[in-house]
Context: one part of a larger RNA
Parts: sequence; C1' cells; structure tokens
RNA sequence: CGUACAGGGCGGAUGCCUUGGCAAUCAGAGGCGAAGAAGGACGUGCUAAUCUGCGAAAAGCGUGGGUGAGUUGAUAAGAAGCGUUUAACCCACGAUGUCCGAAUGGGGAAACCCGAUAGGUGAAGAACCUAUCAUUGUUUACUGAAUAAAAUAGGUAAACAAGGCGAACCGGGAGAACUGAAACAUCUAAGUACCCCGAGGAAAAGAAAUCAACCGAGAUUCUGUGAGUAGCGGCGAGCGAAAGCGGAGUAGCCAGUAAGUGAUAGUCAUUGAUUUAGGAGAAUGAGCUGGGAAGCUCAAUCAUAGAGGGUGAUAAUCCCGUAUCUAAAAAAUUGGUGAUGGUACUAAGCUUACGACAAGUAGGGCGGGACACGAGGAAUCCUGUUUGAAGAUGGGGGGACCAUCCUCCAAGGCUAAAUACUCCUGAUUGACCGAUAGUGAACCAGUACUGUGAAGGAAAGGCGAAAAGAACCCCGGUGAGGGGAGUGAAAUAGAACCUGAAACCCUGUACGU
Repeated sequence: CGUACAGGGCGGAUGCCUUGGCAAUCAGAGGCGAAGAAGGACGUGCUAAUCUGCGAAAAGCGUGGGUGAGUUGAUAAGAAGCGUUUAACCCACGAUGUCCGAAUGGGGAAACCCGAUAGGUGAAGAACCUAUCAUUGUUUACUGAAUAAAAUAGGUAAACAAGGCGAACCGGGAGAACUGAAACAUCUAAGUACCCCGAGGAAAAGAAAUCAACCGAGAUUCUGUGAGUAGCGGCGAGCGAAAGCGGAGUAGCCAGUAAGUGAUAGUCAUUGAUUUAGGAGAAUGAGCUGGGAAGCUCAAUCAUAGAGGGUGAUAAUCCCGUAUCUAAAAAAUUGGUGAUGGUACUAAGCUUACGACAAGUAGGGCGGGACACGAGGAAUCCUGUUUGAAGAUGGGGGGACCAUCCUCCAAGGCUAAAUACUCCUGAUUGACCGAUAGUGAACCAGUACUGUGAAGGAAAGGCGAAAAGAACCCCGGUGAGGGGAGUGAAAUAGAACCUGAAACCCUGUACGU
C1' cells in the first nucleotide's frame, strides 16, 4: 500500500410521521371607505427582544348573554397579583382608537414641519389643549359687476354626493408581436396579451322595424344537437355560422289626458325561519405480556351514537366528540300578519276611453369597421365625411336587384330567473403531496439575501410517553470536549438529539506485497 472481515467517524438517503399545502363538493358572503378604508409607522406588559393582541381609556374599557374554577397570549420560566362580592374564556352591541395613508387647513424627502378661526387652561401677545378649515359636482338660500334698470358672470353659506382600496368574473375604449402559413406581404396568432374607463353580486342582453317560408314560430340568456355542416379563405395556412330540434329557466312592462278602482314604499309592532356563543348526550370489567394496554384471554354492555381525533402500542363503552334533541338578553338577514303612512284635483299600480307613438333620423355617395362572410353578386349592422325621405292610403325586412306575397313597426326607456367568477367564511370529501414532494413559504417567508431601481428571491420540520434536559465527582484553560454517577423501556434516544443507506475518512484483526 492492497484485499477481506469487524468496529467507529462523517454524511443525511430511506422508512415512518404531519402542524402545511393542492383539488373539489355543498352552503354562506360577495364588498370596505371622509362616521377616515386597504396597508403601514410608532407605541402599549412586572418585559430587553420578536410574534400576537390592542391604541395615550393601549395583551385592554362598558353593557347584555353564554360559560365557569381557575387565571394574568407565545418564545418562557420567574416575580407579583386577580378570582364564587363571579376572575379568565366565548358571542352580540357599544366606548376608546396616537401618527401616516384617498389624506382632505397649508407644506412635505409617508408616519414629519408650519398655520388660521372659535373656545379653554394660563399673569401673558408665551406655551399647551379641544373643535373647525381640501377639491369637485348637484340643489337651495343670500348676495352681486362691467351697464341706468333688469339680467348674467362672479362671491358667500348650508345640505347631500364623489374621491381611495379590493382576487377573479362583466361591459366599454384603445390595441401588439412572437408564432402558423414549413420563406413572406393579404391572412393567422387575436380583438388574444398589455393599458385605460365604468359597474354589480352578478354583469351584459331582453319583450321583434325578429325569424321563417306560403306552414308557422313568438323577448333575452345558457346548454346538447344541428356541425366541423352551409359557407369564408394568397380557396393556402386556416377561419367557421344560422334556422330548426332537445333541455335549463321563464315575465312582462312604462310615458300625456280623462274617468273609475283602491293602498305601495318607508316606519313601528308582532310572529316564524336562518346566522352570530352554547346545553343535554348511551354503554366494561378482570387476568396475562409489557416501561406503558387501547394488544391477547375470559366474561359483559350501548347503539337514531361502530364519523373522526386524543390518551405511555391497535379503545363504540377512558377523554373530546358523534347520532339525536335543544337554546339567544343582543345584533344581522329574510318571510307572514297588523298598525301607521294617505282622506285628496292623492305618487305608484290596475281597468276603460281618447290621445301620443321618436328627423339631420331611415336611406344614398365616398372611406373604414362589425357580421363565420378577406369587396365579393354582398344583403344586414355601426359611422368619419357628404347628402337626405316618407309620415300608417306610410315605413323596414325576407342575402345584389325588381315584382308578387309573407312578416314586422326603427330612430325613447325599464325588467327577475336560468349563466360567469371566488380575495373571503363554515362544513365535508380525495385510487391528491408528504419536507429536493405539496404553495415561493409546514419553521417569525415574500423573510434573509441580491439589485440604483423595476424586480429577483432562498435554505431551514421530527429527543422522549413525560424534561424525568443529566444533581454530584474526575481530566481539562474557572474552556471545548470527554469519563463516571444518575434519569429513562431505550442515552449508539444527550439537545450537532427518531430511523441513520451510499460516497468519503479512520481503527483493529487476518492475508498478500
């Protein structure tokens, strides 16, 4: 030095585990905000730090309800307290709520600086405290120029509203390229991504100037089919309907005048339902093994409860629960009933009659866009420009156009449901993951760290049933580390802690050289 075996070190694979994720189902909720949000800064304890909670009334205050013998959140013990004169905890409603932030008295390099007016404390003109003071819009009132009057502009005040944030879904405006066409220009990608505006719990659409085809249907939306059909298309790549039929869900209405009829919204009371704390809740013992019984053996019990979890191994009957039954002072949502509201030339609704029934519009020319339809034979819809009707004896459509026929009535408006989505809450589920997986994040993670910045972005789980976390002794630098002793079922479970693979490094023994 090598080989073999054995024992260690290093290392952290594997197995087992799960507080965290992922995907769904059924319900709920679908907003918060000038009554100051979302998000923060700084404070706040017997407290030095961080997290959590809270706000100078600061891990909290009041009231009501529940529950209750314990309790003062976590790391995290200790100290000092509180509590049957009802603490702590849970729910509801209130109070307080510094500073920044739409941030709104002015400013500003966010969490800071500086004011005005009125009031208060004060000897004070100091200082401090409290309240108010942004902008825009609408309405009303009071004022009010140029300009004699009037009017307007303007001014002042009051009330109400808006502003900002938020995951997706929705409507609108604006709108790419990579890519595909095996190159590329029409085309495609795609009206997608991105940006902007606006709204709601849904939005949008919507009661035919619709389809159909000579038969008829009867608002819209979503869906299966029709159908990859008819078509469009450098007829390339590709794009791609509709009627009809089957379903989901259904709902129709408004306007001016007159007459008639008679009772809505809101508020209050009452009575149901649901939600926001809860309550009751059956039934087992012994022996054996073991550190430990829920295991095994024997003998029992309950079950509208043998879902699930925990307990020193695998528990229907030990604990929490579960089936089932039950509960609300207060608040919220929602339904019913009654009262009030109103007594009139009555808002709405309904019935009847009369009336009205949309003009720079429809249509045309030119240029674009949307329609599955790329200018095409191109109807239909929108409109930048330019023109421009009829008026129900009228007008639009039926895919150039004309006639016949059929059908509908534009140029005003409202409208639930079926449909889309999930930042969020509850319950439940999984031939989903199990720490290089599953969220980036099981752990104080959008953290540490990187970057001027936009932004990028980790690693990191497991002692034990219980800390019983090793008193005391010894070596050592009053070390690190170790040896005894002790705990424990186990310490090769000793905190660098379950298991502890391999690579890699040693030691011992044997053999070879």
The part of an RNA shown here (large-subunit ribosomal RNA, domain I) has 513 nucleotides and comes from Avibacterium sp. 21-586.
RNAcentral holds the full RNA, with entries from ENA.
Model confidence (mean pLDDT): 85 of 100.